[in-house]
Context: one part of a larger RNA
């Protein structure tokens, strides 16, 4: 120099403290270890692995296991040689694949009619293809993570024999190596902040959505129609905020309070993540260097397996009740999707769904709430709580096919569970908590996951000793 200290100084962050909800306890859904297996494919493993790769394992996916089969090969390019348009249908074996026989069909230029060329297919030879096989300690890309932490660095000068140091230290402020003052430093580069996107307020343009606002028609109702361009609202451009203004403290930077504003001293969110740190992560996204396989480590087919279960750990879901369940009745959203799609009314079914087809290439039609509120009733109970299990259905739907191993409905059946030990998490406002919808993947789904989107909507922060993690200064040191 750095890096450590149960060293000191000084500051930060839901770190702790306040507070609210919750995980550990019980069912179950998932991964994950283990053990099991003929296989339970692989990878990820403290923070940074475990609803993670993986945004849809019944075949397919598929990498794995057992069989049955192919060998220039499911794929590409090219060389000879042979045959023939390719496709297409039949028979037999066969779990298929794939074998093995058969029918029948003849492309295109030239042409001396005998053929020669070309495309394109098959066999046959040869270079080769192929391999999610290996090594993320041979790599590239791309990522996690420390960290939205405020830091990591140069040029020239100048101080040291040198390593280096200074600047970047020091007084102040800041969310910031923000900024100000100061000083052998002057300057500057990566970061920081602003530029960019969404909200939030306001003009202006825009009018097949919106609105009786104002005029007319008309309806059981209902922008339903003429018609309007105010207002919502779309969807661009513009504008507002900058400590400008006041008052105080202060050399200033700047802080404290006000006043105007939809908004204030970074409005609120996001996107962007510095030099580097863990030989972190991944050859199984992709690409790639060595290495290896080459009638198999390749290819391809059925059937299986990844869904198997003493146990233990991670993430969730639903509870355990009355601020509640349950019947009936009546409201309000947003984001998003849709043509091999979305499915409106009506009719059938207890229901899942079936029928029906109207509308829509979609601000136009559909997919479309629930919590809340208003009545009723349960009356503290393992219940009218809770829903797992477990029968049954000539129940229902994708789908060639739901055994293994698919959602979903009807009847039955009612299991643990009475708020959960040591110890652990999460979020400072439209958060959290709580109720619902949407999409993505996707034939359908084991989605309670994920990524969004509104609905209803709180507490609490004295404060910085302590936990823990970081920044700057210092100091010790046998440490690099």
């Nucleotide at each position: 120099u750095g890096a450590c200290g149960g060293g000191g100084g000084c500051c930060c962050g839901c770190a702790c403290a306040a507070g609210c909800g919750g995980u550990g306890g019980a069912g179950c859904a998932u991964g994950u270890u283990g053990g099991u297996u003929a296989a339970u494919u692989g990878g990820a493993u403290g923070a940074u692995a475990c609803g993670c790769c993986a945004a849809g394992a019944a075949c397919c996916u598929u990498g794995c296991c057992a069989g049955g089969g192919c060998u220039u090969g499911a794929c590409a390019u090219g060389u000879c040689g042979c045959u023939g348009a390719c496709g297409a249908c039949c028979u037999g074996g066969g779990a298929a694949a794939c074998c093995a026989g058969g029918u029948g069909u003849u492309c295109c230029g030239c042409u001396u009619c005998g053929g020669c060329g070309g495309a394109c297919a098959g066999c046959g030879u040869c270079a080769c293809a192929g391999g999610u096989g290996g090594u993320g300690c041979a790599u590239g890309g791309u990522u996690g993570u420390c960290g939205a932490c405020a830091g990591c660095u140069c040029g020239u000068g100048u101080c040291g024999u040198g390593a280096g140091a200074u600047g970047u230290u020091g007084g102040g402020u800041u969310a910031a190596g923000u900024c100000c003052c100061g000083c052998a430093a002057c300057g500057a580069g990566c970061g920081c902040a602003a530029c960019c996107c969404u909200c939030g307020c306001c003009g202006a343009a825009u009018g097949u959505u919106g609105c009786c606002a104002g005029c007319g028609g008309g309806u059981a109702a209902a922008g339903c129609c003429g018609g309007g361009g105010a207002c919502u609202c779309u969807u661009u451009c513009g504008g507002g905020a900058c400590u400008g203004c006041c008052u105080g403290a202060g050399u200033a930077a700047u802080c404290a309070g006000g006043a105007g504003g939809a908004a204030g001293g970074a409005g609120a969110g996001g996107a962007c993540g510095a030099c580097g740190u863990c030989a972190a992560a991944u050859c199984g996204g992709c690409a790639u260097g060595c290495c290896c396989c080459u009638u198999a480590u390749g290819c391809u087919c059925u059937g299986g397996g990844c869904u198997g279960c003493a146990a233990a750990c991670g993430u969730g879901c639903u509870a355990c009740a009355a601020u509640g369940g349950u019947c009936g009745g009546u409201a309000c959203a947003g984001u998003g999707g849709g043509a091999a799609g979305c499915g409106a009314a009506g009719c059938c079914g207890c229901g899942a769904g079936g029928u029906g087809u109207a509308g829509c290439u979609a601000a136009u039609c559909c997919c479309c709430a629930a919590a809340a509120c208003c009545g009723g009733u349960c009356u503290c109970a393992g219940u009218u709580c809770g829903g797992a299990u477990u029968g049954g259905g000539a129940g229902u739907c994708u789908g060639c096919a739901a055994c293994u191993c698919g959602a979903c409905c009807c009847c039955a059946u009612g299991a643990a569970g009475c708020u959960g030990g040591a110890a652990u998490c999460g979020g400072u406002a439209g958060u959290a908590a709580u109720c619902g919808c949407g999409g993505g993947u996707c034939a359908g789904c084991c989605a309670u996951a994920c990524c969004g989107c509104g609905g209803u909507g709180a507490a609490u922060a004295c404060g910085u000793a302590c936990u823990u993690g970081g920044g700057c200064c210092u100091u010790g040191u046998a440490c690099a």
A computed fold for a 480-nucleotide part of an RNA from an uncultured organism, annotated as small-subunit ribosomal RNA, 3' major domain. Model confidence (mean pLDDT): 83 of 100.